[in-house]
Context: one part of a larger RNA
This record gives sequence, C1' cells and structure tokens, in this order.
RNA sequence: GGAUGAACGCUGGCGGCGUGCUUAACACAUGCAAGUCGAGCGAUUAAAGCCCCUUCGGGGGUGUAUAAAGCGGCGAACGGGUGAGUAACACGUGAGCAACCUGCCCCAUACUCUGGAAUAGCCUCGUGAAAACGGGAUUAAUGCCGGAUAUUUUCUUAGAAUGGCAUCAUUCUUUGAAGAAAGCCCCGACGGUAUGGGAUGGGCUCGCGGGAUAUCAGCUUGUUGGUGAGGUAACGGCUCACCAAGGCUAUGACGUCUAUCCGGCCUGAGAGGGUGAACGGACACAUUGGGACUGAGAUACGGCCCAGACUCCUACGGGAGGCAGCAGUGGGGAAUAUUGCACAAUGGGCGCAAGCCUGAUGCAGCGACGCCGCGUGAAGGAUGAAGGCUUUCGGGUCGUAAACUUCUGUCGUAUGCCAAGAAGCGAAAGUGACGGUAGCAUACAAGAAAGGACCGGCUAACUACGUGCCAGCAGCCGCGGUAAUACGUAGGGUCCAAGCGUUAUCC
Repeated sequence: GGAUGAACGCUGGCGGCGUGCUUAACACAUGCAAGUCGAGCGAUUAAAGCCCCUUCGGGGGUGUAUAAAGCGGCGAACGGGUGAGUAACACGUGAGCAACCUGCCCCAUACUCUGGAAUAGCCUCGUGAAAACGGGAUUAAUGCCGGAUAUUUUCUUAGAAUGGCAUCAUUCUUUGAAGAAAGCCCCGACGGUAUGGGAUGGGCUCGCGGGAUAUCAGCUUGUUGGUGAGGUAACGGCUCACCAAGGCUAUGACGUCUAUCCGGCCUGAGAGGGUGAACGGACACAUUGGGACUGAGAUACGGCCCAGACUCCUACGGGAGGCAGCAGUGGGGAAUAUUGCACAAUGGGCGCAAGCCUGAUGCAGCGACGCCGCGUGAAGGAUGAAGGCUUUCGGGUCGUAAACUUCUGUCGUAUGCCAAGAAGCGAAAGUGACGGUAGCAUACAAGAAAGGACCGGCUAACUACGUGCCAGCAGCCGCGGUAAUACGUAGGGUCCAAGCGUUAUCC
C1' cells in the first nucleotide's frame, strides 16, 4: 500500500447494487415452512335451479358440485439449513466396471383375458383423565391374492459362430420350468403390464494431489492371502467355517493435535503466501447414541422403534416434544436484521385441466457493513467590513471567504399523470406482491444537508498561550525538569471526505 461477513470512537444528506450470529452443532414460547388428486374408491355435507308431496312449518327426488375424515396413487430421498464429525477414495483431477442399479421422461415391440377373499371408513359395544386402544357387524377400489396367455425376461439341458482384456462378452439353435396387467372418463384422452434401447441420476474400484508433530517407532488377528458358503443392485473379509502366516513402516506406519474439500477469493510483476463468508459443485449432519421398515431412491431435518439427557401435560396409571427451515425469544459475545407482503414472475410437488400448496423464490423493512454514483450550490463581489488569532504595533492572516447582486434546481416539499416486468394463464370477463414504486410534468425555495484524523523525523502540514520529568503523548526513534512546532487549548494549515480514524487478521 491492498484486503475484510468486521468491531470500536467521533460524525452522518440521498440513491443503486450487494451483504449481515465468524461466538453456544446453547436452550427454545408462538405462527408458518409438503402437499395434492372426486377423471382410482366407498361414502358424505351444503347453497341456487327444476320436479313431486304438503298440515304452508317443511319433506322427498334430480342436479351442479363437495366441507371434515377414511382407503388408494404420486410426492414427501427435491427444495431449504448447518459445518459438529471427518486427514478419509471425504474432496479435486484422470481413468475403469467383462462387477452394477435407475421412479417420473423419450423411442420401439407385444399385450391389457378370467375369478376370489378381505379391510379402513360409517354403525355398535367397551376401556382410558388424556394420548389412544380393543371387540362385533358391514362395504368399495387403479388396495390385496389366485388362474390363463406371453417374447428378445429369469433359471436350466445340449451345442455352434464371432470377438476380447484372466475371469469372459455378444449372437444363434435347442430341452424343461417359472413369471404380467386396472381401470376411469366416455367424443377422445389419461392410464396399466412385459421386454429391449436411450436419457438422467446414482453405486463401486484404482493412479496422482493437497495439514502439523519423531518430546508418537514400531503397528495389525478379520489382521494379509487362499478354498468354500452366505449376503448385496454389484466386486470384495462385506460376513462366516476351515487352511496358511502373512500385511504396513524412516519415501514416516501407528499414535496425538488441528481441519469439511473444491471452483474460487485476497495479495503479489510473477513464483509463491494466506483463505474457503456470500454464489456454484461435492461430502457429512439434523437433541445424543443405536436400529431397521417403506420405497426406484433414505438407513430418512419438519417418518418409525429402542436407550440417554432435557422440557412440558397428568386424574400419578401414563403420555407429548426436538428451529443446524423462515421470522422471532432467552443466553453467550466486541458484534450481526422483520414474529413483513405475494405466489404477479422463475422453479418445484400433485392434477387431463381449472387449480391448490410452496418462509424455495420474487419483493419490501432494518444496519454507512461494503462498492459505486450524486449532493451540501453557481457566477460576480475589496472599503480587503466586523470579529478571531498574531505582531517587530507599521502590519500580517482567516479572505472573494462573508455581507450584497444576479442565477440554477441535482436533492427536498406539494400536486397531477403513471409503467415495463404478462410473448404467460384463462372459453371469456379478467389477472402485478413490489407499488401509486421507478419515471414524467408543474410549482415553491439556497432554502433542510460536513465531518474526521493529523501538523518533531519517517510523513503533506506552525505559531501563540497554559503546564513545568507534573499532567500527559507515543507505530519506531523518542518528547515533557520555565520561552515544548512532540503534552493541553486556541488560531492557522495538511490529507481524506459521508465518511474519517483506531483495533484485529492476511499478503
């Protein structure tokens, strides 16, 4: 000198774009953050219209549609948060899988035949303070279970060809066995099943790379390898039985400490050094520890089970909870924001769609926290006014500075007009959170808007008074003991400027 997610002191006019718990992965009141589909199902509620009955109170049907709940489907494994753990194939990069999986989506081929038994809900009985639970009766489906049929699926018998990279891979013929489906609306859509391929997303393996420490020198028994078996989507000590005795290490094993990694960011001419906030990719975690279930996908933040700590309710028998989602509270701290608006846009889930949901997101609020832009007026104006400071008492200086004159209107105030973002969605009417915002026009009015640090040298900028090794200053050298350009005040000056200094950290 540059830089910062900064903080502190003094000061503070406006706008745009960014950015904001670095500490206690501390504890959390309250609200919201994941639903949706009636074109899968049985049911069920209600307002119009129409029809029928009527004791004029109303009742029944039809019909458009559907609240709360239930079965079923898809989603909830995304999106959002945090960085505790992790020195590891976690990450980065480059390869490999003849050892693998992939819902929704796209392409191709073939099919969608025929039966059955339940169960929630509703009803009823009961237990319980509650959370909730149990018995009975009854009912549906794209829920569940049989049968049929079926190739290029799977397993199996016997062969052949081609290729390769050891195991082998691909294709063809052949024997036997096993395995599917679901309807709905009814115009045409939306679906379902099997197989192959694609796309996307993942899984696994390996080479290389990136901390400290030897005041850690030996470490290891599923340990290293083999055979066989089990398990997995898949290879494999992944697990197990048996056998062998191996494997790693001074090119640093093992231990201990520290730490998410990268694209990047800061600095530097570069080499390098530091760093990993925001944005993007990967990983890990969700009160602590463990476990599996469901599923294409989880060992699952707002799912389940068990154990621990903590908090809450209780009729003491038993129950409920998890903000490292968005706001917000307490606490910790030098220190970090609103319990805001909207789904209008972008994107996501569900749905044929209308649409519903979306604290993702878009916006607004707060903070000079940062960067950038603008303003605090412009021109003229000497008797160099008054006043301050200083003086060798002549003067010098603040200083064209002010006053005064003439202008301008960024900004401000008031009034009026008023967007783009919507090429979307919808049959149409209509539909913008931001927002009556940005912008435009008119009027008024210099009116409401300058400070901070420094002035001995380094280092741009000097005098007076006070003080008298005192009070104090200080980044280093050093100032102060009676004329201090170094302390304090004043005048003047210098440098930056809505900021200026200090502290901390990095180069």

A computed fold for a 507-nucleotide part of an RNA from an uncultured Actinobacteridae bacterium, annotated as small-subunit ribosomal RNA, 5' domain. The prediction has a mean pLDDT of 80. RNAcentral holds the full RNA, with entries from ENA, Greengenes and SILVA.